[in-house]
Context: one part of a larger RNA
RNA sequence: GGAUGAACGCUGGCGGCGUGCUUAACACAUGCAAGUCGAACGGGGCUCUUCGGAGUCAAGUGGCGGACGGGUGAGUAACGCGUGAGAAUCUGCCCUAAGGUGGGGGACAACAAUUGGAAACGAUUGCUAAUACCCCAUAUGCCGAGAGGUGAAAGGUUAACUGCCUUGGGAUGAGCUCGCGUCUGAUUAGCUAGAUGGUGGGGUAACGGCCUACCAUGGCGACGAUCAGUAGCUGGUCUGAGAGGAUGAUCAGCCACACUGGGACUGAGACACGGCCCAGACUCCUACGGGAGGCAGCAGUGGGGAAUUUUCCGCAAUGGGCGAAAGCCUGACGGAGCAACGCCGCGUGAGGGAGGAAGGUCUUUGGAUUGUAAACCUCUUUUCUCAGGGAAGAUAAUGACGGUACCUGAGGAAUCAGCAUCGGCUAACUCCGUGCCAGCAGCCGCGGUAAUACGGGGGAUGCAAGCGUUAUCC
Numbered sequence: 001g002g003a004u005g006a007a008c009g010c011u012g013g014c015g016g017c018g019u020g021c022u023u024a025a026c027a028c029a030u031g032c033a034a035g036u037c038g039a040a041c042g043g044g045g046c047u048c049u050u051c052g053g054a055g056u057c058a059a060g061u062g063g064c065g066g067a068c069g070g071g072u073g074a075g076u077a078a079c080g081c082g083u084g085a086g087a088a089u090c091u092g093c094c095c096u097a098a099g100g101u102g103g104g105g106g107a108c109a110a111c112a113a114u115u116g117g118a119a120a121c122g123a124u125u126g127c128u129a130a131u132a133c134c135c136c137a138u139a140u141g142c143c144g145a146g147a148g149g150u151g152a153a154a155g156g157u158u159a160a161c162u163g164c165c166u167u168g169g170g171a172u173g174a175g176c177u178c179g180c181g182u183c184u185g186a187u188u189a190g191c192u193a194g195a196u197g198g199u200g201g202g203g204u205a206a207c208g209g210c211c212u213a214c215c216a217u218g219g220c221g222a223c224g225a226u227c228a229g230u231a232g233c234u235g236g237u238c239u240g241a242g243a244g245g246a247u248g249a250u251c252a253g254c255c256a257c258a259c260u261g262g263g264a265c266u267g268a269g270a271c272a273c274g275g276c277c278c279a280g281a282c283u284c285c286u287a288c289g290g291g292a293g294g295c296a297g298c299a300g301u302g303g304g305g306a307a308u309u310u311u312c313c314g315c316a317a318u319g320g321g322c323g324a325a326a327g328c329c330u331g332a333c334g335g336a337g338c339a340a341c342g343c344c345g346c347g348u349g350a351g352g353g354a355g356g357a358a359g360g361u362c363u364u365u366g367g368a369u370u371g372u373a374a375a376c377c378u379c380u381u382u383u384c385u386c387a388g389g390g391a392a393g394a395u396a397a398u399g400a401c402g403g404u405a406c407c408u409g410a411g412g413a414a415u416c417a418g419c420a421u422c423g424g425c426u427a428a429c430u431c432c433g434u435g436c437c438a439g440c441a442g443c444c445g446c447g448g449u450a451a452u453a454c455g456g457g458g459g460a461u462g463c464a465a466g467c468g469u470u471a472u473c474c
Stems, first nucleotide, its partner, number of pairs: 001474004006470005013346006019339002021304001026302003030299003035064003040061002044057005071257003080182007089174002094170008102136004111126006141150003155162003183229003190220003195217008232254004236247004259280005282293004310336001312335003318332001319330004349379004359370004384411006393401001418463005423444003429458005439446002
């Protein structure tokens, strides 16, 4: 000098675009953040009814979605990440090609009755539908050397669509393996028993000590194993002429986590933030028998801290889920609010104006300086205030933002300047007070009676809606 997710002190006019718990992965009141489908199904409530039916609503069965989106960085020194390669894999919805969609059956919710419990939530009996479940048949498929074995489907609204099943291909996504790279410490030198390899078996979508039985005794290590400490990684960001050094907020990609630890279920996909089970800590309810909960989602509260915002508006746009659609949901997102936290832009007037006014300060008392500064004259209206008009963003309708941006008119210089420094480094000097005191200070150093270094005044210098200080990096 540059930089910052900054903080502190003094000060503070506006706009645009960004950014905003770096600390306690501390605890959380309250509200919202994931639903949707009646064109899968039975029954029910309500409204209308020409008694044929029509519309609508939510509980239940069922389907799809809740594995995305959003948050955080605790853990992790690892195939976690980055980059390059690879083979033994899966992939709902989507695209494409081919074929099929035959026959039959028994239940369970809802509901009704009875009943337990304070509640959460149940129990028994009976009835019922389906795109829920099961059986038979068939099939390109799969298994097998072959014989042979195994093995699928569902309808709905309606008059043409949409579903369902199987197989092949694609796309997308995901799992796995390997080469190379990836912080510090040797005041950590030896480490290892599923450990290294083989065979048989199991398991997985898939290779594999992934698991298991047996057999062998291997495997890693000064080219740093093991241990310990620290840490999410990257694109990037800051700095630097570069090499390099530092860093990993916001945005984007990957990973990990979801009160702590463990586990599986369902599913195309999870070992699942707003799912389940168990254990633990904590909080709450209780009729003491038993139950409920998880903000590292958006707001918000307490706490910690030098320090970080509204319990706002809207689904209008973009995107997502469901649905044939209308549409519903969406704290993703789009916006507004707060904060000079940052960057950029604009303004606080312009021109003229010497009796160089008054006042202040200094003075050698002559004057000098503040200073064209003011007053005064002329002008302008960026800003500001008021009034009127008023968007784009939307491709038919639909605009939260918002009567916003912007435009027009009127008014009137009107509403707006501070902060630090002035001994040298380093641009900028004098007076008074103080008297090694009070104090200053980045370094050198100032202050003990004329201090350009302390405090105040005047003046000056620098930057400017900011200016200084502190912290950290280059």
A computed fold for a 474-nucleotide part of an RNA from a metagenome, annotated as small-subunit ribosomal RNA, 5' domain. Its mean pLDDT, the model's own confidence on a scale to 100, is 86. The RNAcentral record of the full RNA draws on SILVA.